Predicted 3D model of a 130-nucleotide RNA (c-di-AMP riboswitch aptamer (ydaO/yuaA leader)) from Thermincola ferriacetica. Rfam family: c-di-AMP riboswitch aptamer (ydaO/yuaA leader). Gene Ontology terms of the family: cyclic-di-AMP binding and regulation of gene expression. About the family: This family represents a conserved RNA structure found upstream of the ydaO and yuaA genes in Bacillus subtilis and related genes in other bacteria. The coordinates come from a structure-prediction model, not an experiment, and the mean pLDDT is 77.

[in-house]
RNA sequence: AUUAAAGCAGUGCUGAAUUCAUUUAUGAAGCGGGGGAACCACUUUCCGGGGUGAAUUUCUAAUUUGAUUAGAACAGGGGCAGCUACCCCUAACCCGACAGCUAACCUCGUAAGCAUUAAGCCACAAUUGU
Repeated sequence: AUUAAAGCAGUGCUGAAUUCAUUUAUGAAGCGGGGGAACCACUUUCCGGGGUGAAUUUCUAAUUUGAUUAGAACAGGGGCAGCUACCCCUAACCCGACAGCUAACCUCGUAAGCAUUAAGCCACAAUUGU
C1' cells in the first nucleotide's frame, strides 16, 4: 500500500415491523393485520373458498403431457418530496371446509433483508461539526 473477514458507529433503503420502561419474564405507546351487527350488497358453495403482500391477467417458444425454463405484453410497486429520464422488482407464505361490508367487541404482528440515480429541473427539510 492492497485484498478479505469480523466487530462497533454513522447516513439511508424495501417493509407495519419503531420508541420507551423494565422485576430481563415481559409491559405500554405508536404503527399494521384479521374476525365480527343493523342497513346495504351477494344469493352459487369441487372447476372448493379465503387471507397477508406491489407481486395480477394473458400470449409465444422449448420441453413432451404437466410442470419447469426463457421471453414479450397488461395491471401494479420501488430507487429521500414532485416532474422528466434512467435503472430495478413483479415473489413467497398462510388458513383448513370456513369468513361480503360492518359500530360495539374480540384477537394477532411489531420480522427479515440490504447500499439503489453521486442524473437534470424545482422545492423543502434532515444529519454532523464549530